[in-house]
RNA sequence: UGAGGAAUGGUGCAACGGCAGCACACCGCGCUCUGGACGCGGCGAUCCAGGUUCGAAUCCCGGUUCCUCAG
Numbered sequence: 001u002g003a004g005g006a007a008u009g010g011u012g013c014a015a016c017g018g019c020a021g022c023a024c025a026c027c028g029c030g031c032u033c034u035g036g037a038c039g040c041g042g043c044g045a046u047c048c049a050g051g052u053u054c055g056a057a058u059c060c061c062g063g064u065u066c067c068u069c070a071g
Base pairs, nucleotide, nucleotide: 001070002069003068004067005066006065007064010024011023012022013021018054026042027041028040029039030038047063048062050060051059
């Protein structure tokens, strides 16, 4: 430099163009003599900037970062 892939809560992952969910973590409550385990509840996210669309995490354009391959 070229080609391909990835970016979503703190972490790991989902999500036909139509309410952004799950698990772990964290916080609160229950249970317990206490803790853990277990049960219930809560908090919290779409890499950035434009475009298309009634509607974009998803499609298009540009950029940033990371991974792989080629030279």